A computed fold for a 163-nucleotide RNA from a sheep gut metagenome, annotated as Lysine riboswitch aptamer.
């Protein structure tokens, strides 16, 4: 350097299904109400709707979803599997400035894995789930020590085997 492997409630992806999302959004009717209003915020532009035949908004009634996230099952790809965070680029009417989210690409940093508790933490409709902080437990691996029971410490660019 190449190949092949191990950890175990192991890591992802896809499909099906179930609940939740939610009696929410959209739409329809009635009533009220203003002349403007809508496209994340502000300005300019562009476009749509409307000016009592009522756009937007509010209340009542009717109808009534979906996506994302989650559980289960199955298949499948794998063992930096993958996760997180930060920067840059693309995306969503145009330009300028700002902002959040989803997805994609790229680079840096970081985490061996699982799990419990914790927190006015982040995300979210959610007390689910995920992520993060801190404190534990279990477990695999290597090194050192050892009274050979175990103890301490490190990190996956690691470890084992073969060539």
């Nucleotide at each position: 350097g190449a190949u092949a492997g191990a950890g175990g409630u192991g890591c992802g992806u896809u499909a099906u299904u179930c609940a939740u999302c939610a009696g929410u959004a959209c739409c329809c009717g009635c009533a009220g109400u203003c002349a403007g209003u809508c496209g994340g915020c502000a300005a300019a532009g562009c476009g749509g709707c409307a000016u009592u035949u009522a756009c937007a908004c509010u209340g009542c009634g009717g109808u009534g979803a979906a996506a994302g996230g989650g559980g289960a099952u199955a298949a499948u790809g794998c063992c930096g599997a993958g996760g997180a965070u930060c920067g840059c680029c693309c995306c969503g009417c145009u330009u300028u400035g700002c902002g959040g989210u989803c997805g994609g690409g790229u680079g840096g940093u970081u985490c061996g894995g699982u799990u419990g508790c914790u927190g006015c933490g982040g995300u979210c409709a959610a007390c689910a789930g995920c992520c993060c902080u801190g404190c534990g437990a279990c477990u695999g691996u290597c090194a050192u020590c050892g009274u050979c029971a175990g103890a301490u410490g490190g990190a996956g660019u690691g470890c084992u085997a073969u060539c």
It matches the Rfam family "Lysine riboswitch aptamer". About the family: Riboswitches are metabolite binding domains within certain messenger RNAs that serve as precision sensors for their corresponding targets.
The sequence is in RNAcentral, with records from MGnify.
Its mean pLDDT, the model's own confidence on a scale to 100, is 75.